[in-house]
RNA sequence: CUCCCGAAAAGCCUAAUCCUCCGCGAGGGGGAGGCGGAAAGCGGCGGGUCUUCUGGAAAGAAGAUGGCCGAGCUGCCGAA
Numbered sequence: 001c002u003c004c005c006g007a008a009a010a011g012c013c014u015a016a017u018c019c020u021c022c023g024c025g026a027g028g029g030g031g032a033g034g035c036g037g038a039a040a041g042c043g044g045c046g047g048g049u050c051u052u053c054u055g056g057a058a059a060g061a062a063g064a065u066g067g068c069c070g071a072g073c074u075g076c077c078g079a080a
Base pairs, nucleotide, nucleotide: 005078006077012037013036017032018031019030020029021028022027035067041073042072045070046069047068048065049064050063051062052061053060054059
């Protein structure tokens, strides 16, 4: 120095819930909040889940979720 790894400190993100705005909806933006997080940073690529529409059904189309999982790209600190 790098990788595995995750003690400490600083900083970062921000679940539920509440307020407000947007959306038919899943859900999203902002504020409060604090359950948590070492990728809870980025992008819906694959799978999952959810919503709307079409359809008698099978199924299809359009979306939502990166704090569900996998894979991809990038990345702070530093003890054992």
The RNA shown here (c-di-GMP-I riboswitch aptamer) has 80 nucleotides and comes from a Nitrospirota bacterium. The coordinates come from a structure-prediction model, not an experiment, and the mean pLDDT is 85. Its Rfam family is "c-di-GMP-I riboswitch aptamer". Rfam links the family to the GO term cyclic-di-GMP binding. It was read from a public genome assembly, where an Rfam model found it. Of the family's consensus pairs, 95% are formed in the model. Taxonomically the source falls in Nitrospirota (Bacteria, Pseudomonadati).